This is a predicted structure of a 103-nucleotide RNA (SAM riboswitch aptamer (S box leader)) from a Planctomycetota bacterium. Its Rfam family is "SAM riboswitch aptamer (S box leader)". About the family: The SAM riboswitch is found upstream of a number of genes which code for proteins involved in methionine or cysteine biosynthesis in Gram-positive bacteria. The SAM riboswitch acts at the level of transcription termination control. It was read from a public genome assembly, where an Rfam model found it. Of the family's consensus pairs, 97% are formed in the model.

[in-house]
RNA sequence: UCGGUAUUGAGAGUGGCGGUAGGGAACUGGCCCGAUGACCGCCCGGCAACCUGGUUAACCGCCAAGGUGCUAAAGCCAGCCCGGAAGACGGGAACGAUGCGGC
Numbered sequence: 001u002c003g004g005u006a007u008u009g010a011g012a013g014u015g016g017c018g019g020u021a022g023g024g025a026a027c028u029g030g031c032c033c034g035a036u037g038a039c040c041g042c043c044c045g046g047c048a049a050c051c052u053g054g055u056u057a058a059c060c061g062c063c064a065a066g067g068u069g070c071u072a073a074a075g076c077c078a079g080c081c082c083g084g085a086a087g088a089c090g091g092g093a094a095c096g097a098u099g100c101g102g103c
Stems, first nucleotide, its partner, number of pairs: 002102001004100005013044001015043004022033003027079004045071003050067002052064004075095001080092004
């Protein structure tokens, strides 16, 4: 990279250092964030509980937080299909992200 599978509307920073102009996955339309320094990298803090460990005959549950992950806004909203008055809205798909296990 590719395949499978689970989750994806909850939660958690006005932190320090570096650095420089864009960023919010791709494209489009919106809407937001950003020189009061965003995005990104490192450190610290925190959230959460997929794997792991403990407890158990075992499972559930509970505990821990080692391996990840996450830490603006629903994966920010939508764009494809179905229902619906062509609407509001609802359901689904696709794509993305993360974990686990394969190739």